[in-house]
Context: one part of a larger RNA
Molecule: large-subunit ribosomal RNA, domain VI
Organism: marine metagenome
RNA sequence: CGUAGGAAACUUGAGAAAUGCUGUCCCUAGUACGAGAGGACCGGGACGGACGAACCUCUGGUGUGUCGGUUGUUCCGCCAGGAGCACGGCCGAUUAGCUAUGUUCGGAAGUGAUAACCGCUGAAAGCAUCUAAGCGGGAAGCACGUUUCAAGAUGAGGUUUCCCACUGGUUUACCAGGUAAGGCCCCCAGCUAGACGACUGGGUUGAUAGGUCGGAUGUGGAAGCGAAGUAAUUCGUGAAGCUGACCGAUACUAAUAGGCCGAGG
Numbered sequence: 001c002g003u004a005g006g007a008a009a010c011u012u013g014a015g016a017a018a019u020g021c022u023g024u025c026c027c028u029a030g031u032a033c034g035a036g037a038g039g040a041c042c043g044g045g046a047c048g049g050a051c052g053a054a055c056c057u058c059u060g061g062u063g064u065g066u067c068g069g070u071u072g073u074u075c076c077g078c079c080a081g082g083a084g085c086a087c088g089g090c091c092g093a094u095u096a097g098c099u100a101u102g103u104u105c106g107g108a109a110g111u112g113a114u115a116a117c118c119g120c121u122g123a124a125a126g127c128a129u130c131u132a133a134g135c136g137g138g139a140a141g142c143a144c145g146u147u148u149c150a151a152g153a154u155g156a157g158g159u160u161u162c163c164c165a166c167u168g169g170u171u172u173a174c175c176a177g178g179u180a181a182g183g184c185c186c187c188c189a190g191c192u193a194g195a196c197g198a199c200u201g202g203g204u205u206g207a208u209a210g211g212u213c214g215g216a217u218g219u220g221g222a223a224g225c226g227a228a229g230u231a232a233u234u235c236g237u238g239a240a241g242c243u244g245a246c247c248g249a250u251a252c253u254a255a256u257a258g259g260c261c262g263a264g265g
Base pairs, nucleotide, nucleotide: 001152005163006162007161008160009159010158011157015149016148017147018146021049022048023047024046025045026044027043033038051106052105053104054103055102059100060099061098062097066093067092068091069090070089071086072085073084074083075082076081110144111143112142117137118136119135120134164265166177167176168175169174182261183260184259185258186203187202188201189200190199208254209253210252211250212249213248214247215246218242219241224237225236226235227234228233
């Protein structure tokens, strides 16, 4: 821009893409078959491999603004307690998130038309013949079925709901303007999104983010004081103190103020 008014939702599916794999063992059955050795079709079940998707409950990884321990050094006047630097200084754990080696699931079943092939009936050709008329069976393949995208599918589809027939110039028409429903800009955010746009949520009639408070989780017993000990240290106060992303509550802070577009069929 189009989809012959303007919008908001929800959809149909022409078309396109994806998937499509396979093993071992058990039962049927040591049956059919076979002198024996051996050893099935058909049908049913169990467990796997590779591949793929989703997810983070478990097992792990990571976890550079979590907690603790600790070395050297500088500083906070000293002690104590801390802070900076040294690969996050090093080390031990670890929330959220992201992850695989972890967990769950998938290929299917089924239907239709067929290929090679196997048949029924059956003439031409008194016989025979699956074929000439007619009718069946038959594949991991084909068309469906499953999953994803999808009406620019210009063949532009469908359904529901909302907005209304304004003003001026001109008078079928066309042009301009202010609006409606609605949308955008702008602003705050996003761990349902993301390179940026976009998308999603919110903008005081507000829990969108931060802060604060409560909880969870993690770490593992803070500082200070008291007690014991010559001291290192230990014990008590006290499951202490601290705690990123997690779960809630709460307008304290920031989403202010506003602007623009948008029908007359």